This is a predicted structure of a 73-nucleotide RNA (transfer RNA) from a Minisyncoccota bacterium. Its mean pLDDT, the model's own confidence on a scale to 100, is 81. The same sequence occurs in records of 2 taxa. It matches the Rfam family "tRNA".
């Protein structure tokens, strides 16, 4: 120097033919307990790496590009 793979909430991870972005854990508030844990309920918690493109609409298509992993030379 090429291939190929992953990048979505704090973590760990979904996300189907492009249509209002989710679980789960961790924290916050409330029951429940004298208290604590554990349980149940409940809200919050996202520029989906970046940049542009292309659509009436993009986490998804598509270019470039940046971090990480693997493979050839």
């Nucleotide at each position: 120097g090429g291939g190929c793979c992953c990048a979505u909430a704090g973590c760990u991870c979904a996300g189907u033919u492009g249509g209002u972005a989710g679980a789960g854990c961790a924290g916050c508030g409330c029951a429940u307990u004298u208290g604590c844990a554990a349980u149940g309920c409940g809200a919050a918690g996202g520029u989906c790496g970046c940049a542009g493109g292309u659509u009436c609409a993009a986490a998804u298509c598509c270019u470039g590009u940046u971090g990480g992993g693997u493979c050839c030379a």